A computed fold for a 75-nucleotide RNA from a Hyphomicrobiales bacterium, annotated as transfer RNA.
NCBI's taxonomy places the organism under Bacteria, Pseudomonadati, Pseudomonadota, Alphaproteobacteria, Hyphomicrobiales.
It matches the Rfam family "tRNA". It is annotated as a transfer RNA. Rfam's curators write: Transfer RNA (tRNA) molecules are approximately 80 nucleotides in length.
RNA sequence: AGCGAAGUAGCUCAGAGGUAGAGCGACAGACUCGAAAUCUGUUGGACGGAGGUUCGAUUCCUCCCUUCACUCCCA
Numbered sequence: 001a002g003c004g005a006a007g008u009a010g011c012u013c014a015g016a017g018g019u020a021g022a023g024c025g026a027c028a029g030a031c032u033c034g035a036a037a038u039c040u041g042u043u044g045g046a047c048g049g050a051g052g053u054u055c056g057a058u059u060c061c062u063c064c065c066u067u068c069a070c071u072c073c074c075a
Stems, first nucleotide, its partner, number of pairs: 001071002004068004010024004018055001025043006048064005
């Protein structure tokens, strides 16, 4: 430098035009002598950034940023 994949909750990931979800975590309660485990409830986000299309964009298009993998160039 080129092609490709990815960026969504604190973490791991789903979702793919019509108000954003799960598991784990955190907090509270039940249980227990007290913890752990288990059960119940609560807590969770400007969906990487900027434009465009659309009545409506996390989702489609363009550019940029970051990460990963592959290939190539120089030394």
The sequence was found in a public genome assembly.